[in-house]
RNA sequence: GCCAGCAUGGCUCAACGGUAGAGCAACUGAUUUGUAAUCAGUAGGUUGCGGGUUCGAUUCCUGCUGCUGGCA
Numbered sequence: 001g002c003c004a005g006c007a008u009g010g011c012u013c014a015a016c017g018g019u020a021g022a023g024c025a026a027c028u029g030a031u032u033u034g035u036a037a038u039c040a041g042u043a044g045g046u047u048g049c050g051g052g053u054u055c056g057a058u059u060c061c062u063g064c065u066g067c068u069g070g071c072a
Stems, first nucleotide, its partner, number of pairs: 001071007010024004018055001026042005048064005
């Protein structure tokens, strides 16, 4: 330099155009002499940044940024 992929709660990941979810972590309560475990609940996201298509975009197109891989 060329090509491809990825970017979503604190972390790891879902969501084939129609109200963004799960597990772990956090917090509260129950249980326990106490801790852990277990059970019930709560909170936490302007989906990396901009533009476009669409009635409607995490999803499709495009520019940028960052990361990863391949080729040279």
Predicted 3D model of a 72-nucleotide RNA (transfer RNA) from Umbribacter vaginalis.
Its Rfam family is "tRNA". Rfam classes the family as a transfer RNA.
The coordinates come from a structure-prediction model, not an experiment, and the mean pLDDT is 82.
The RNAcentral record of the sequence draws on Rfam.